RNA sequence: GCCUGCGUAGCUCAGUUGGUAGAGCAGCGGUAUCGUAAACCGCAGGUCGUCGGUUCGACCCCGACCGCAGGCU
Numbered sequence: 001g002c003c004u005g006c007g008u009a010g011c012u013c014a015g016u017u018g019g020u021a022g023a024g025c026a027g028c029g030g031u032a033u034c035g036u037a038a039a040c041c042g043c044a045g046g047u048c049g050u051c052g053g054u055u056c057g058a059c060c061c062c063g064a065c066c067g068c069a070g071g072c073u
Stems, first nucleotide, its partner, number of pairs: 001072007010025004019056001027043005049065005
């Protein structure tokens, strides 16, 4: 330099024949217990890597760039 894959909540990851984003764990509050943990109930947490484009509408399609991983030379 070229090719491929990935980038979504604090962490691990879902989510698409385009229709306004979810789970588990972690966190916070509560129930319960003499008390703690487990358990159960609830809450909060995201401008979906960045910038453009297409579209009535983009996490999803297209382009460029950034980062990570792998491969080729």
Predicted 3D model of a 73-nucleotide RNA (transfer RNA) from a Patescibacteria group bacterium.
It matches the Rfam family "tRNA". From the family's description: Transfer RNA (tRNA) molecules are approximately 80 nucleotides in length. It is annotated as a transfer RNA.
The organism belongs to Bacteria candidate phyla, within Bacteria.
Its mean pLDDT, the model's own confidence on a scale to 100, is 81.